[in-house]
RNA sequence: AGAGUUUGAUCCUGGCUCAGAUUGAACGCUGGCGGCAUGCCUAACACAUGCAAGUCGAACGGCAGCGCGGGGAAGCUUGCUUCCCUGGCGGCGAGUGGCGGACGGGGGGGCGGACGGGUGAGUAACGCGUGGGAAUCUACCCAACAGUGGGGGACAACCCGAGGAAACUCGGGCUAAUACCGCAUAUACCUUGAGAGGAAAAGAGGGGGAUCUCUUCGGAGACCUCUCGCUGGUGGAUGAGCCCGCGUCCGAUUAGCUUGUUGGUGGGGUAACGGCCCACCAAGGCGACGAUCGGUAGCUGGUCUGAGAGGACGACCAGCCACACUGGGACUGAGACACGGCCCAGACUCCUACGGGAGGCAGCAGUGGGGAAUAUUGGACAAUGGGCGCAAGCCUGAUCCAGCAAUGCCGCGUGGGUGAAGAAGGCCUGCGGGUUGUAAAGCCCUUUCAGUGGGGAGGAAAAGCAGCGGACGAAUAAUCGGCUGUCUUGACGUUACCUACAGAAGAAGCACCGGCUAACUCCGUGCCAGCAGCCGCGGUAAUACGGAGGGUGCGAGCGUUAAUCGGAAUGAAUUACUGGGCGUAAAGCGCGCGUAGGCGGCCCGGUAAGUCGGAUGUGAAAGCCCUGGGCUCAACCUGGGAAUUGCAUUUGAUACUGCCGAGCUGGAGUUCGGGAGAGGGUGGUGGAAUUCCGAGUGUAGCGGUGAAAUGCGUAGAUAUUCGGAGGAACACCAGUGGCGAAGGCGGCCACCUGGACCGGUUCUGACGCUGAGGCGCGAAAGCGUGGGGAGCAAACAGGAUUAGAUACCCUGGUAGUCCACGCUGUAAACGAUGAGCACUCGGUGCUGCGGGUGUCGACCCCUGCAGUGCCUUAGGAAACCCGUUAAGUGCUCCGCCUGGGGAGUACGGUCGCAAGGCUGAAACUCAAAGGAAUUGACGGGGGCCCGCACAAGCGGUGGAGCAUGUGGUUUAAUUCGAUGCAACGCGCAGAACCUUACCUGGGUUUUAACUGCGACGGACGACCCUAGAAACAGGGUUUUCCCUUCGGGGACCGCCACAGAGGUGCUGCAUGGCUGUCGUCAGCUCGUGUCGUGAGAUGUUGGGUUAAGUCCCGCAACGAGCGCAACCCUUGUCCUUAGUUGCCAGCGGUUCGGCCGGGAACUCUAAGGAGACUGCCGGUGACAAACCGGAGGAAGGUGGGGAUGACGUCAAGUCAUCAUGGCCCUUAUGGGCAGGGCUACACACGUGCUACAAUGGGCGGUACAGAGGGCAGCUAACCCGCGAGGGGGAGCCAAUCUCAGAAAACCGUUCGUAGUCCGGAUUGGAGUCUGCAACUCGACUCCAUGAAGUCGGAAUCGCUAGUAAUCGCGGAUCAGAACGCCGCGGUGAAUACGUUCUCGGGCCUUGUACACACCGCCCGUCACACCAUGGGAGUGGGCUGUACCAGAAGCCGGUAGCUUAACCUUCGGGAGAGCGCUGUCCACGGUGUGGUUCAUGACUGGGGUGAAGUCGUAACAAGGUAACC
Repeated sequence: AGAGUUUGAUCCUGGCUCAGAUUGAACGCUGGCGGCAUGCCUAACACAUGCAAGUCGAACGGCAGCGCGGGGAAGCUUGCUUCCCUGGCGGCGAGUGGCGGACGGGGGGGCGGACGGGUGAGUAACGCGUGGGAAUCUACCCAACAGUGGGGGACAACCCGAGGAAACUCGGGCUAAUACCGCAUAUACCUUGAGAGGAAAAGAGGGGGAUCUCUUCGGAGACCUCUCGCUGGUGGAUGAGCCCGCGUCCGAUUAGCUUGUUGGUGGGGUAACGGCCCACCAAGGCGACGAUCGGUAGCUGGUCUGAGAGGACGACCAGCCACACUGGGACUGAGACACGGCCCAGACUCCUACGGGAGGCAGCAGUGGGGAAUAUUGGACAAUGGGCGCAAGCCUGAUCCAGCAAUGCCGCGUGGGUGAAGAAGGCCUGCGGGUUGUAAAGCCCUUUCAGUGGGGAGGAAAAGCAGCGGACGAAUAAUCGGCUGUCUUGACGUUACCUACAGAAGAAGCACCGGCUAACUCCGUGCCAGCAGCCGCGGUAAUACGGAGGGUGCGAGCGUUAAUCGGAAUGAAUUACUGGGCGUAAAGCGCGCGUAGGCGGCCCGGUAAGUCGGAUGUGAAAGCCCUGGGCUCAACCUGGGAAUUGCAUUUGAUACUGCCGAGCUGGAGUUCGGGAGAGGGUGGUGGAAUUCCGAGUGUAGCGGUGAAAUGCGUAGAUAUUCGGAGGAACACCAGUGGCGAAGGCGGCCACCUGGACCGGUUCUGACGCUGAGGCGCGAAAGCGUGGGGAGCAAACAGGAUUAGAUACCCUGGUAGUCCACGCUGUAAACGAUGAGCACUCGGUGCUGCGGGUGUCGACCCCUGCAGUGCCUUAGGAAACCCGUUAAGUGCUCCGCCUGGGGAGUACGGUCGCAAGGCUGAAACUCAAAGGAAUUGACGGGGGCCCGCACAAGCGGUGGAGCAUGUGGUUUAAUUCGAUGCAACGCGCAGAACCUUACCUGGGUUUUAACUGCGACGGACGACCCUAGAAACAGGGUUUUCCCUUCGGGGACCGCCACAGAGGUGCUGCAUGGCUGUCGUCAGCUCGUGUCGUGAGAUGUUGGGUUAAGUCCCGCAACGAGCGCAACCCUUGUCCUUAGUUGCCAGCGGUUCGGCCGGGAACUCUAAGGAGACUGCCGGUGACAAACCGGAGGAAGGUGGGGAUGACGUCAAGUCAUCAUGGCCCUUAUGGGCAGGGCUACACACGUGCUACAAUGGGCGGUACAGAGGGCAGCUAACCCGCGAGGGGGAGCCAAUCUCAGAAAACCGUUCGUAGUCCGGAUUGGAGUCUGCAACUCGACUCCAUGAAGUCGGAAUCGCUAGUAAUCGCGGAUCAGAACGCCGCGGUGAAUACGUUCUCGGGCCUUGUACACACCGCCCGUCACACCAUGGGAGUGGGCUGUACCAGAAGCCGGUAGCUUAACCUUCGGGAGAGCGCUGUCCACGGUGUGGUUCAUGACUGGGGUGAAGUCGUAACAAGGUAACC
């Protein structure tokens, strides 16, 4: 610091996802040691049991139990035991000395139980944080001051009695105090205007001995003194209470809230201010700077994260707050409305004798429960701290320790060195090897930790005791503090640490390995099982599943999940303060006026609020950071510093902003003049046209459409003429012209009226800009009331179209469209661009007004302002594009956006008569949705241009019969493949056996064939016999290779054994090769340069031209490659050479046949040349390329034909030509044999043949080819047969012989339109040939038979010249078997206006939502499944408002009933107090009625999701009716 993911690719926007750090975690696998931390996040759920707050006898009465003393009694060992009594004592003392041992229960009193410990429910609050403030209290503590005098009356305990199951309670009696109450004193304290009034106290313990008092003679007290207390106020310290500024979560789908409410006066109350409370008075107070309400939440120091700003969190530790079963209440007290106190109410639990009682772990442990989940019913007060106490000491689940848990952080170990035969084993393999891997073993060492034994710090300082000196004091007492000495105290603890011993000994796992992201192979599996954080893997070769080997990462841990950084952790600048946007990606309100608010021109002065600086206070400690120190290091602990960005006070500065004051004119406004304009409103008015009505003329149609029909018309339409009525809209002018804020505005005239602009002046003096709410305007449609209604026209009707047609088209037609008034308030209300101001190159139109020059003028030129367009510079932008009318550069203000869908939906609110508008979610779901541009492809887009593409023409196919192939069906098998063009007379250039791959049957198992090695034997081979269908099995006969160093070796055969063969079995979607097709189409690319962020473009586009990306010109391109063309073959003309087997002009011969001689001219043959190049001429063209015409020429513009097939496309075809990876079979899916099948047959299709006839058929006669084949061959003559053919055998390895008679044609004749003298299928009979064999299942011949068929529906094929058509001939394959195929020649046409249409193609362009590319994409209903959600008669719960009822405990108030120690008293009583009763307030509760929220609900609404359901075709190409709002 980034990365993956939208696309064919690109850039952008934008979401999703990953890598990080972290945690009080949990789960899975695994687990050696130690240190330091941490450990119920859930049920503030319920709790058994134990412990967690007591202490003081130095305040007190006291004595049940203990000890001592005293007394008594009994037993007896005459000094012991037991019992009883005795408050006399916890110390004197007993005792030689030293030392040790015991205040404990209950009571009244004091202090403490308000701290410490727990929890986070509640609380959005002065609760917390921070900084201030004034009207307060503060026990214990500190300091100084003043006191502590003298009296009194009770109540517990206890005793007696009573009730009760218990808890406990009641009555009577006695008694002490540091308990309680008066009196005295109190200049401080309180009250009060003054005078004056009010208010205290307690003693206890120690020591002393002179004097005094009392005495039971033991002693006690006064007195002196010390200590601890006590009282009053003062000050301090500490703690606490109160008030204020600022800060402190979400929701406006919560907008209004409030009656003690806001303030005042007077009171009450409090420690204290205060509506805190009360009475009266006033009517205020709070709120868009968010009141009220709802939800959520303890707050902070800090913690986690982050570069920071920020975000999230608030465990542990620390501060504050709140709470203590739930709710209410007060009492006591310095302090509480009180966790281990009280009262009441409620729920729950327990006890009960049923009458009543008891309880509160959110203290420490622990239990149940909940939960993914969180520990021991441990030790000790040794340390630190707390309470009480003079102290010793007691108490202390605070605390310190230990236990459990890898929960976290930190440290250590599980060994180190050496060791190549690179062992074995595993895995892979191309079989060579590679890898695991120096890893192991082996050898040599070490011993941390754990183990066993031994040693052994620190945490401990005190207190106590002794001595010395000091303070106090009369005092050498006592007490206090100091020094020295002495002695004692450790839970942890078997401590840390040190050391000895033994032995590598006891100690490694987890996740991952497709990309992101470090790490790869094999096997298994076969869209299954599974994985997955995102993209995505898996359908037979999976680095993605599972296993293995190997590797990578981390390591006593490793992964996963959850959670935070996150309203998007950093990345994410995806909430943008730092630091984003809004033309088209999400996003400018439809437009204006304007309130609050925000912002605001120039100059001067003042002020100092903002702003900037200094100082001071504060910002607790801990933490973070820096720097030291201590544990061996670290974690951890500890000292110091820094920081704490803040707040407050104070003192300065004055540029800017604010505020105050004084001015200015440039912003803004105002005044005068001028012209422009569909600006608005009202009232008039005009003509054209449509329609209707009347009348006339006139006759059969009109109308309408792609074509029709519905409709209108003989009752007279349409057409036409005249007249009339009525409504609506205003042609031409008319224009990227004008006006308006927008919506919008269009005949003409008048009136009323708004705004802008131009020119010149005057005045005001910042009066300005924007604008949340608010108010107004606001197309069309729609709504209400009343009019109006010609045309048009939703709905509706009919007619068409169509598979359907609730549409498009047609004929009608109602609302509506128009007017008035009122409502609605939306739109693709668009420039998809908020308003204002300023700045920033130019060019060129148009509108309005003005200036200048020239001109008589129209007008031309120059120029200013305002408006409205186009092009463009800089700049901007993802690009498109914008560009002084900004989307540039800045400032100000407003509105809006934050992935797609769900959804502008639901609910709520609000507006509306309604329709509906505004505001506006969530669950759920997806890994995208998008913008711009690029390359293609496509279009029922456009342009240009080709092709037998259409058209023009000729002949066919589709109908018949047959042949052949295919589908289907059948079958034991009908082997397999080919399937639109581009499968279907295709693989097959030829299935009777063979072929043959299929089926049936009978058989075979190292093989029928191949390779290697080893052993044995043998030439190989040929022939015969037996059974059998054959394979096969058995038997027999014959034959005896080559080389040699003579040992043997080699080839071949048989057999045995081992490796292995074999497979037309599967996969053409694993492949090679070959082939088809687009297409013989003219295209496809590259290098360099240039342009573009980029995909990419340019070149290759353009203007011409061509068959052609052929050539020319132009051009940011210049060149080049593969294609085109040419080079090659053939054919057409000529020449040369050559002359047999071919030829024969001339000459001779002839049996008349080039037959012979001969010839080499010609034809021909086959080798080499020539020729054609737009070369020449004319025209056109741009002076080009080229085209047109012409000449010459055998041939003319590539002369005809062939071979030749660019980059690529179709996962096209072929594993059955061959080759080949993988998989499968191995007594079989291999090999051999016989028979059958591939030849089946209701059908359907393709390709052909023959026909339907007279341009013909039959018969007879007569001509003329080319190219081929031939030795297991072609076969002549001749003979036989009607014929197929047979016999025969000459010739020929072929320009020689032969197949071989070419046929159509031509001549002649017949048939006469007939199912025929057409046609030949089918069938019967008889034959021929091939072959081992023609039954299934050959071809041919003859005789007989003579079927369908009379030119073929929709549709469809071929062909542009030696072509089509027609005629025959040959060849391959082949024993035989072509109507097929491949060739050959003969005869030999018609037509092409043309490119509108069909098909295919090329180039340019355009649109696109397509890219598997239109056989694309994609929408909605319906059906099915699942999910979440809205409505819903309602139902159930939570919270809450309001009205009323009721009212426990308690405080306060009242009190006429009852009771009453202290004080007063005139002794009657009073004051005061308590009980009771009662009033206000009030918790729980109840009744009624609302609000809100959650759950649930028959049924119902839409929504989402779901490989292959139904119906249609809406959208994307002009998407076939342009789309959309």
Predicted 3D model of a 1525-nucleotide RNA (small-subunit ribosomal RNA) from an uncultured prokaryote. It matches the Rfam family "Bacterial small subunit ribosomal RNA". Rfam links the family to the GO terms structural constituent of ribosome and ribosome.